[in-house]
RNA sequence: GGGUGUGUAGCUCAGGUGGUUAGAGCGCUACGUUGACAUCGUAGAGGUCGAUAGUUCGAGUCUAUUCACUCCCA
Numbered sequence: 001g002g003g004u005g006u007g008u009a010g011c012u013c014a015g016g017u018g019g020u021u022a023g024a025g026c027g028c029u030a031c032g033u034u035g036a037c038a039u040c041g042u043a044g045a046g047g048u049c050g051a052u053a054g055u056u057c058g059a060g061u062c063u064a065u066u067c068a069c070u071c072c073c074a
Stems, first nucleotide, its partner, number of pairs: 001073003005069003010026004019057001028044005050066005
């Protein structure tokens, strides 16, 4: 230099053929339970889906550019 793959909550990850509330587990916070801790139960906070632009009535999903990381070729 050319190409593949990945990027979604603090962490690990889902998300069908674009279709209207963006989710799960763990973690965190509060409350209940306990003499206390743990476990368990209930509730809650936390995301501009890597960034920018485009297509569309509508984009996590499609397109272009770009950033980071992984791998392959040279």
The RNA shown here (transfer RNA) has 74 nucleotides and comes from an uncultured Alphaproteobacteria bacterium. The prediction has a mean pLDDT of 80. Rfam family: tRNA. It is annotated as a transfer RNA.